[in-house]
Model confidence (mean pLDDT): 85 of 100. c-di-GMP-I riboswitch aptamer from Fictibacillus aquaticus, 88 nucleotides, folded computationally. Taxonomically the source falls in Fictibacillus (Bacteria, Bacillati, Caryophanales, Fictibacillaceae).
RNA sequence: UUUGUUUCAAGGCAAACCAUCUGAAAGGAUGGGACGCAAAGCCACGGGUCUAAUGCUGCUGAGCAGCUAAGGCAGCCGGGUUGCCAGA
Numbered sequence: 001u002u003u004g005u006u007u008c009a010a011g012g013c014a015a016a017c018c019a020u021c022u023g024a025a026a027g028g029a030u031g032g033g034a035c036g037c038a039a040a041g042c043c044a045c046g047g048g049u050c051u052a053a054u055g056c057u058g059c060u061g062a063g064c065a066g067c068u069a070a071g072g073c074a075g076c077c078g079g080g081u082u083g084c085c086a087g088a
Stems, first nucleotide, its partner, number of pairs: 001088004012037002017032006035075001041081003045078003048073003055067005
């Protein structure tokens, strides 16, 4: 520098689900648990997607509906960045 065919060797992460906490929600944290993962490490930059508190609008009897990201998802895709092991 390149490859991940082989996972063999050293190790790593942890979906669903459950418990507790947290958040308006989406989601997140910790513990249990393993569906999977060669970046399933990190960064919301582009696309995508989830939520809709707030705000706006409409209707209105006091609430309902619609729109809205400044909130999320890095285990949706791309991009950026760092890096373990093994082979060449």